[in-house]
């Protein structure tokens, strides 16, 4: 030095300020933010990888034994979003100006829908201003549904792509 094998640590950031309104970091105006390797030069936006979900198979326990859901382990696949223009350079979807664009799953408030509950008005029934009734609006911190967050809560004090040491053994 370079392969390998064990083992330690690391190993994701973000709604300030307003607006409506009882209530909102969820609406609505705006802030604000970017995981790890690679790439002729620095990358959320170019290849690829991670996570998030979902499916297979093999194991493991619940359980003496068989089947079988949830669970956990391991290995395999699917799924996985988003740029463009103008300089400079020898090179830049990566830098520099200038405008875009994107963000796993569960959960929740706002709105929207139905129902319900009061409320005015017209018209009708009626001798009647009372009662019913029928439509049009209004209202509610009533109740039900789908839908709802990049940033809030929760799986997770977990996991991993990698990154940095140490020690082993061969060359």
């Nucleotide at each position: 030095c370079c392969g390998u094998c064990u083992c330690u640590u690391u190993g994701g950031g973000g709604c300030a300020g307003g607006g409506u309104g009882a209530g909102a970091a969820c609406c609505c105006c705006g802030a604000c933010c970017g995981g790890c390797g690679g790439u002729g030069a620095c990358a959320g936006u170019c290849c690829g990888c991670g996570a998030c979900c979902c499916c297979c198979a093999g194991g493991c326990a619940c359980a003496a034994g068989a089947a079988g859901a949830a669970g956990c382990c391991u290995g395999g696949g699917g799924c996985c979003g988003a740029c463009u223009c103008g300089g400079u350079g020898a090179a830049a979807u990566u830098c520099c100006g200038a405008g875009g664009c994107c963000g796993a799953c569960g959960g929740u408030a706002a709105g929207u829908c139905u129902g319900g509950a009061g409320c005015u008005a017209a018209c009708g029934c009626u001798c009647a201003c009372a009662g019913c009734g029928u439509u049009c609006g209004c209202u509610c911190a009533c109740a039900g549904a789908a839908c709802g967050a990049g940033u809030c809560c929760g799986g997770a004090u977990g996991g991993u792509a990698a990154a940095a040491g140490a020690g082993g053994c061969a060359g």
The RNA shown here (FMN riboswitch aptamer (RFN element)) has 171 nucleotides and comes from an Actinomycetota bacterium. The organism belongs to Actinomycetota, within Bacteria. It matches the Rfam family "FMN riboswitch aptamer (RFN element)". Rfam links the family to the GO term FMN binding.